Background: RNAcentral holds the sequence, with entries from ENA. A computed fold for a 72-nucleotide RNA from Candidatus Roizmanbacteria bacterium RIFCSPHIGHO2_01_FULL_39_8, annotated as transfer RNA. Its Rfam family is "tRNA". RNAcentral records the identical sequence in 3 taxa. The organism belongs to Candidatus Roizmaniibacteriota, within Bacteria.
[in-house]
RNA sequence: GUCUCCGUAGUUCAACGGAUAGAAUAAGGGCUUCCGAAGCCUUUGAUGGCAGUUCAAUUCUGCCCGGGGACA
Numbered sequence: 001g002u003c004u005c006c007g008u009a010g011u012u013c014a015a016c017g018g019a020u021a022g023a024a025u026a027a028g029g030g031c032u033u034c035c036g037a038a039g040c041c042u043u044u045g046a047u048g049g050c051a052g053u054u055c056a057a058u059u060c061u062g063c064c065c066g067g068g069g070a071c072a
Base pairs, nucleotide, nucleotide: 001071002070003069004068005067006066007065010025011024012023013022018055027043028042029041030040031039048064049063050062051061052060
C1' cells in the first nucleotide's frame, strides 16, 4: 500500500430497518447480619466520528478514525 473482519454501559455480550437499545458483571443506595460474605430489592450508566438512503438507521451505503487478520 491492497484486501478483509470488527467498533454498543467500567467489562463481557444481545438487539428480522420500527418496544423506553436488553442482559450478565462491576459501581452507588437499601433490606438482611453482632460484623462481613452470600442472597433479595433498587438506582446510575452505552450505539467511534461526519455525511447519505429511508416515514423510520445500532442495523443499509460512502469517507474518516481506531483495532485484528491476510498478501506484498